[in-house]
Molecule: small-subunit ribosomal RNA
Organism: marine eukaryotic metagenome
RNA sequence: AAUUAAGAGUUUGAUCCUGGCUCAGGAUGAACGCUGGCGGCGUGCCUAACACAUGCAAGUCGAGCGAUUUUUUAUGGAGUACUUGUACUUCGUAAAAAAUAGCGGCGGACGGGUGAGUAACGCGUGGGCAACCUACCCUAAACAAUGGGAUAGCCCUUCGAAAGGAGGAGUAAUACCAUAUAACACAUUUUUAAGGCAUCUUAAAAAUGUCAAAGAUUUAUCGGUUUAGGAUGGGCCCGCGUCUGAUUAGCUAGUUGGUAAGGUAAAAGCUUACCAAGGCGACGAUCAGUAGCCGACCUGAGAGGGUGAUCGGCCACACUGGAACUGAGACACGGUCCAGACUCCUACGGGAGGCAGCAGUGGGGAAUAUUGCACAAUGGGCGCAAGCCUGAUGCAGCAACGCCGCGUGAACGAAGAAGGCCUUCGGGUCGUAAAGUUCUUUUCUUAGGGAAGAAAAAUGACGGUACCUAAGGAAUAAGCACCGGCUAAAUACGUGCCAGCAGCCGCGGUAAUACGUAUGGUGCAAGCGUUAUCCGGAAUCACUGGGCGUAAAGGGUACGUAGGCGGUUUUACAAGUCAGAAGUGAAAGGCUACGGCUCAACCGUAGUAAGCUUUUGAAACUGUAAGACUAGAGUUCAGGAGAGGUAAGUGGAAUUCCUAGUGUAGAGGUGAAAUUCGUAGAUAUUAGGAGGAACACCAGUGGCGAAGGCGACUUACUGGACUGAUACUGACGCUGAGGUACGAAAGCGUGGGGAGCAAACAGGAUUAGAUACCCUGGUAGUCCACGCCGUAAACGAUGAAUACUAGGUGUCGGGGGUCGAACCUCGGUGCCGCAGCUAACGCAUUAAGUAUUCCGCCUGGGGAGUACGGUCGCAAGACUGAAACUCAAAGGAAUUGACGGGGACCCGCACAAGCAGCGGAGCAUGUGGUUUAAUUCGAAGCAACGCGAAGAACCUUACCAAAUCUUGACAUCCUUUUGACCAUCAUUUAAUCAUGAUCUUACCUUCGGGUACAGAAGUGACAGGUGGUGCAUGGUUGUCGUCAGCUCGUGUCGUGAGAUGUUGGGUUAAGUCCCGCAACGAGCGCAACCCUUAUCUUUAGUUGUCAUCAGGUAAUGCUGGACCCUCUAGAGAGACUGCCGGUGAUAAACCGGAGGAAGGUGGGGAUGACGUCAAAUCAUCAUGCCCCUUAUGAUUUGGGCUACACACGUGCUACAAUGGUCGGUACAACAGGCAGUGAAAGGGUAACCUGGAACGAAUCCUCUAAAGCCGAUCUCAGUUCGGAUUGUGGGCUGCAACUCGCCCACAUGAAGUUGGAGUUGCUAGUAAUCGUGAAUCAGAAUGUCGCGGUGAAUGCGUUCCCGGGUCUUGUACACACCGCCCGUCACACCAUGGAAGUUGGGGGCGCCCGAAGCCAGUGAUCCAACCCGUAAGGGAGGAAACUGUCGAAGGUGAAACCAAUGACUAGGGUGAAGUCGUAACAAGGUAGCCGUAUCGGAAGGUGCGGCUGGAUCACCUCCUU
Repeated sequence: AAUUAAGAGUUUGAUCCUGGCUCAGGAUGAACGCUGGCGGCGUGCCUAACACAUGCAAGUCGAGCGAUUUUUUAUGGAGUACUUGUACUUCGUAAAAAAUAGCGGCGGACGGGUGAGUAACGCGUGGGCAACCUACCCUAAACAAUGGGAUAGCCCUUCGAAAGGAGGAGUAAUACCAUAUAACACAUUUUUAAGGCAUCUUAAAAAUGUCAAAGAUUUAUCGGUUUAGGAUGGGCCCGCGUCUGAUUAGCUAGUUGGUAAGGUAAAAGCUUACCAAGGCGACGAUCAGUAGCCGACCUGAGAGGGUGAUCGGCCACACUGGAACUGAGACACGGUCCAGACUCCUACGGGAGGCAGCAGUGGGGAAUAUUGCACAAUGGGCGCAAGCCUGAUGCAGCAACGCCGCGUGAACGAAGAAGGCCUUCGGGUCGUAAAGUUCUUUUCUUAGGGAAGAAAAAUGACGGUACCUAAGGAAUAAGCACCGGCUAAAUACGUGCCAGCAGCCGCGGUAAUACGUAUGGUGCAAGCGUUAUCCGGAAUCACUGGGCGUAAAGGGUACGUAGGCGGUUUUACAAGUCAGAAGUGAAAGGCUACGGCUCAACCGUAGUAAGCUUUUGAAACUGUAAGACUAGAGUUCAGGAGAGGUAAGUGGAAUUCCUAGUGUAGAGGUGAAAUUCGUAGAUAUUAGGAGGAACACCAGUGGCGAAGGCGACUUACUGGACUGAUACUGACGCUGAGGUACGAAAGCGUGGGGAGCAAACAGGAUUAGAUACCCUGGUAGUCCACGCCGUAAACGAUGAAUACUAGGUGUCGGGGGUCGAACCUCGGUGCCGCAGCUAACGCAUUAAGUAUUCCGCCUGGGGAGUACGGUCGCAAGACUGAAACUCAAAGGAAUUGACGGGGACCCGCACAAGCAGCGGAGCAUGUGGUUUAAUUCGAAGCAACGCGAAGAACCUUACCAAAUCUUGACAUCCUUUUGACCAUCAUUUAAUCAUGAUCUUACCUUCGGGUACAGAAGUGACAGGUGGUGCAUGGUUGUCGUCAGCUCGUGUCGUGAGAUGUUGGGUUAAGUCCCGCAACGAGCGCAACCCUUAUCUUUAGUUGUCAUCAGGUAAUGCUGGACCCUCUAGAGAGACUGCCGGUGAUAAACCGGAGGAAGGUGGGGAUGACGUCAAAUCAUCAUGCCCCUUAUGAUUUGGGCUACACACGUGCUACAAUGGUCGGUACAACAGGCAGUGAAAGGGUAACCUGGAACGAAUCCUCUAAAGCCGAUCUCAGUUCGGAUUGUGGGCUGCAACUCGCCCACAUGAAGUUGGAGUUGCUAGUAAUCGUGAAUCAGAAUGUCGCGGUGAAUGCGUUCCCGGGUCUUGUACACACCGCCCGUCACACCAUGGAAGUUGGGGGCGCCCGAAGCCAGUGAUCCAACCCGUAAGGGAGGAAACUGUCGAAGGUGAAACCAAUGACUAGGGUGAAGUCGUAACAAGGUAGCCGUAUCGGAAGGUGCGGCUGGAUCACCUCCUU
C1' cells in the first nucleotide's frame, strides 16, 4: 500500500459564449485487404439450445453367488492298441491358472458440455435452523444367535421378421423373510435441576413399548449391524443489493391469516376441509421487453461506464412437454414411462433413436481447428490386491487469433558509379546505399551426444523433443499504411466538378503538396491498415462535477396532502455518526517485494483491500423520548389608506334612432376618388322622446389584489395588507409530487339584450393581380344571467421562503419628533450607483451578489408540441408526448462594415433661378441589328457608342476568295559552295514566285591556305502566330473623386473582435484651424512648393520696338541710330486676414472697410491618399501555361472593313430680318515649315495652273482673320431662307479615285416654319457666338487638340430629385439590398402515420377431452416365506385390474396485445440553375409577434385581448451634473 488528471478541428467578415458533431488513446474469443522467417506461452462456433453418418466418452468386483467354458497337473473307473506298463479315447474326482452371460454389491446424482429458460432468495454478501439429511471416510462403544422359503442364470416347450417375450421344471448367495438378543437409540408418561428464543433446549432418574446383523479369504486382513461424535457434501428460511418502460396504475381467490388433518429429511397454504377478509402497490405492485449471476475483464486520475469468452464459484438445461421409480443423494445428458415433432428399420403386424461429451459431417454465417497419441504424470470409479476403465486429463496437429522474444547481417568503402526522380540546367537526391574488401553465424542445413518431468523398485504419450557439441555457407527471411489542417512526413507528371478522395473541415471546373502514378519522405514492423463494438477525451446526465433574465430550460397563480427540511435550552437513550477488537472477505486475478524458465511473455512464494456481521466504548452533531423558553409563526386591542371582491340602486356627457320646427342643395368620404345619403327635403340647427354601452377631467414609472385583473356615484355584505401598543399561545414553521380552487381575450350551450364598434360577407377604389392595406355598408360577437372551455409574449421572458452584504435620490401609506421644519423609523413602489456576479448586455438590500431548504424544468437543429395510445371536453381543442429519417450546424451577446421607401448635420450646376441646346428635319460619324465569301477584332449603365482609329482606294489589314512557299518574310549556330550584295535590263505571270543577262569584295599569309563580310544550297536545333486565356500576370488606364478622407507607434479601456486618438462645441474649400477631452505624437492625403496668366522693378536689346536725333520716300523702322515705351525672356518684388472696426469664448474664424494691378486657396493647369469595381487592355508592349508547325506561319492579286428595311448615341447645317445677298472698311492670337512653307507676277469664272524670290525662321512664307462697322437690297414667303439630292463639265493627290477620295463651276433646289414624353451643358472673360492654327497625312475633317475676337443672363434659397461626407439608430445582410428569405404548386427519391382488411406470434381466461404417473378407494381374480390348522383350508399382508381427484399434449370460444403486410391516402424530409406571388429581416414599405376565431391559390389577411423581443417624433415624469 501509493504516485494521480494535456487537448485539437468545425457555426462568424472577425470576436466571446452556449452547443452539438468529429479526431488523436486504450481494448477485443474478432472479421476483411495486402504481406508473411523462427520460437515460447495462451486462445479458437459470439450465428442455428439447427439436424446429425461413424468411432469412442462408465464401468468394476470370481476375495458375495450358483453355473458354464478352456488349459495344465494329480488320481479313480471303463474301453482300444499292444511293446504289460506305456500311449490314446471317454466318464468322474481333486487342485491350479484364465475367462464371464446372469443374480448380488458399489459406482452410473462425480467428471465433461451448453446458456435455451430465469428479473427469481436465481445470484452476491452477511446471518439463522431451538425446523433438517448426509453413502463412502475418521474416532469411540457394543454386537453379529437360530431358522426358513424363493428366484434369475442353465434346461425343455413356445410366439415374433426383429426388438423382445410367454409357460414349465429345477438351483445359489454378502439377494429376500421370520424369530431371538439390545439401549446410552426412538416414542409415550412422570419427577428434579440448569438454561433459553414464544413453541422449548440440555442434564439426571424411573416406567412401558418398538427395532439389528453377512459373510469372504486363509490366516494378514477385508467386510456386516446398532449407537454417539467428527469431517465432508447438501436442504430450507431471513436482512441488504441486483436492467428498462407509467404511452403498463391498480393487482390478488389458496389469494392473506387462523384451526384441524395430511404430507416432508425438515419450517411453511406445501396440500385439503372449515372460518375470517385479508395481502401487495407511487419507497413503483401488476404487465411488457431484455438478460444466466458472481469472482473478475476492458476503460477511466478517480467516482463511474461497459462486458460476463478462456480460468474459478453458484444456478439452470440435456430433441420439446409432463411424470414418477430406484437410491444416502436425481425427479437423473450417454436410466424408466407417457404425449408431440423429426429421422431410421420393417416381413406393414410392429420396433429403434436423441453429440448443448471428444473428434467429425451437413447447414447457417463475415467467421472459429484433428474422425490424432497416451493413461507416463495429476485426478476419478470399482477392487484386499494385481489391475481394469477414464475424448477428465497430459500431449501432439491446424490458425500471425493474441501477448512476448529473436532474426532478415556487421565493419570499412566516394569515381559520391550506373540508373531512377527533380532541376533555377549550375546542380540536387536515392546515397556508404550498391558494387568491392574483410568478418560473424543468432537463425538454417548436416552429423554426433542427449535429459529433468518418476517421492522404494518397475513404468515416458510428449520425444531422439528441449538442450549441448562440431562442420558448412551471407548464406533461407520485409512488408503495410500515410505525407492539405487536426497529424510526423512533398515534389513531378496525368486528369480537368470528369475519374475519383473523404474521420471532421473539405479537395477536383487546365499550373491539384487533398484524385491516379512515380520518385522522395514519415510512421509502425512479421506485421500493417480497414471495418465493427466498448470505455476515454465528454464537466455532453455534472455524487465527485453543469445549468434555467436574453443561448435549451421557472409550472399562469394560489391553497394544501404525502414527502423533504426545520428556532433557543436541559436531561436520557444510542438508530445514524466516530473509535478499538474479532469474524468473514474461497482460489485464481490486480498491486508490491523476492525467485524460476538465457530475457520477456509465462510460472512460483510472501504480503495487501472495500463491504457485511458480531462486540466493546464515546455522546459534540442529526434523530427519538420527556421537560423548559420566546427572537419564527399566530391571537387580542386601537387606528388610518386603498379602481380588492359581490349585490342592489342612482347619475350626467356623448353616439345612434324616432317625432316636430327652421332651412336649402348639397352632404359624406379620400392621397385623389367612387360606392353611399339627399328636392319623397339630407347635411346643418332647435326642442322633446327612446334605447344600449362605456364612465372624460381628477390620473400620477400613484393605489389594491395570489395571479388573471380592478377606474362615475351611493348603500349593504365581505377578504387581505400596514402601523402603534398591551397581554396571551409556545415552533404551532418553510416548501410542496399527486390533488383542489381561481384563471385575459377568443370560442361553445340555453335564454335575454343589441346604441356604438365590428371577424365573415357585399360594394367602391388601388393594383399587373389585390381573396389586403383605404372608403361605404354590415352579421356573428362585443353586453347580462347560468353553465362549459383552461389557453396567451398568462412577461420582470427572473418559482417560493429565510438570513446577510456601501450608499444617494424621488414617491405612496402609517408612527415618533417639531410651533413649523430638519431628522428618525416600519411597510410598499421607482431611478442612479459600490463591492460582487455575468459570455456580454446588464443585475446590484425589490439581486441575476453571498448562503441554506423545498418544488418545477433543460441536455444540438429540424422532424414536432407532430403521430400513436391514454385522460378531459358538447365541440373547437387541451394535457401527456415519441420514433424513423435528415443536417453540421441551429443559437446568445457584443464588434466592424454595408444597407434602410430610419433620423440629424453638411457639400456639389444636385435642385431651384437663368442662358443655350439635344430629343422633330437633312447630312456627317460611331454602335446595335440584319445581310454577306468576308462585312477582322476589341470597348457595353454612369465609367461602350466623332471610343482604340492623330485620319481603311493599294499598303495599313488582323477578315474573305484564289494562287504560291516550307529552316521559312525575321534571329542565332553548323557544313558545303560562291565572291559578292546592291543596281540595271529582258522573258513570263493577274501579281508574287520563277528564268536569264550585265556589273561585281576586303585583310593576313610560311602562298598550301586561313579569317572577316555577303549570297546560295543542305541539316536540325529552332523561327513565326493580331491563335486562346485580362478569371494565371506585369505595365498602363478608367471610375468613385481633387471627394476629405485613410492609417500607424506608444499609452489607456475591453476576456475578445475592437475602441480611444479620428468623437464633442465652433469654424473651413478641406481630418482647415481653435477649444475641450485618456490620450500624446506621427505618416499618406488637404494646403503650400511647380507651370501659366494678371501688376511693377531690374538686366539684356536682334530678327522685336520707334518717343527723341539725323537721312530718304508717293508711302512704309525704309536707313543711321536709340532701347524711352510696347514686346521678348532671365532674375526679382508683390498678397500675409498683414492693418482698422464689428461678431465670436479674450480662440479659430467670419462680416465690413482701407490701401492695392490683384483680397481672403486672385483665375487656369499639372498634381489623384488607403482602397472599390476578378472594371478595361494577352490587338501598343512584355509575359506564364495551352494550342498550330507543307500551317492558326509567310508571300501575292482581287475583294471586304464603305453593305442597308431599321433602332440608338455624338455632331454639323438649318428652319431665317438680332437675318440673307452685294460693295466698302477695321482689329488678333496660338502654331507650322526643306521629300517643306511657298511670295511677287501672270493665266483661268473657279478649283487650280505657270512661276520660283525668300526662308531651316521674333528676319521669309502659311496670313485676306471672321463676327464687327459703313452703305445698298430683300419684306415674312417654304422665300434672294435652307441647302440635301441628282445631272453635266472640270481641277488636285496618287502605280491606281469603279467598288471607295477631296475640291471647283453651271444646273437641280428634298426635308425643314424652333421640335412629344423626356433630357444635357454652363456661375464670368464663363455660357453663347465668330473666325484661326496644328497633329495624323501622298490625298482625304462637320472629328480631336489648341488660339484669340465679341461677350451675357441668373443664383430667393436647401423643402424636394441625384451623388458624396460625418454622427447616430435598426438589421435575420457580410458575394454585404442586384442582400437575405416564406409558403402553395410541378418532378424525383427516402423514411413514417392512417386505412376496408389479410397473415403470423407469444401470453392469459372459459369450456371439452384426458396419456403416463403419484395418491385415495374397491379389489369377484392371483400370490412361496409369518400365524392357526396333521391336512384341506383360513387369516395377516401384497399384486394385477377397475373407479375417482390432480394432470401434459390436443381441441374449441371470446377478447386484449405484439409484429408483418395492404388498393388508396396524409403530412414530413432531401434534391446548382422549374411555376406563382413577396409574408419576414430596415418603420421590410400596413411595426412585428403570442393566444383564439374566421376567411383566402399560397405565403397570409382581418376581428378581439395581450407583449415589446417596435423605428421615428412629441409630451409628461424621473434621474445625473